[in-house]
């Protein structure tokens, strides 16, 4: 030098559900209850399989939190960059 995996950091792509009804306040931005619905930040739960009390995954399942106008942000994706730890 190349390849792989991992991690940080950078750009760029990337959602989803009611701006629903009511009461309050308000220039607006909001805050309450109510039914309805999201799930890709968090968290819980499970298969194989295993050293078999238990341990074990996720884009699955469940929504405690969180969200449901727009936007930000988020799992993933791709490039660059640097660090590790394998290969050759």
């Nucleotide at each position: 030098a190349c390849g792989g995996u991992u991690c940080g950091c950078g750009c760029a792509g990337g959602a989803g559900a009611g701006u629903c009804g009511g009461g309050c306040a308000u220039u607006g931005c909001g805050c309450c209850c109510g039914c309805g619905c999201c799930g890709a930040c968090g968290g819980a739960g499970c298969a194989a399989c295993g050293c078999c009390c238990c341990g074990g995954a996720a884009u699955c399942u469940c929504u405690c939190a969180g969200g449901c106008c727009a936007g930000c942000a988020u799992a993933c994706u791709g490039c660059a960059c640097g660090g590790a730890c394998c290969g050759a």
Molecule: Glycine riboswitch aptamer
Organism: Paracoccaceae bacterium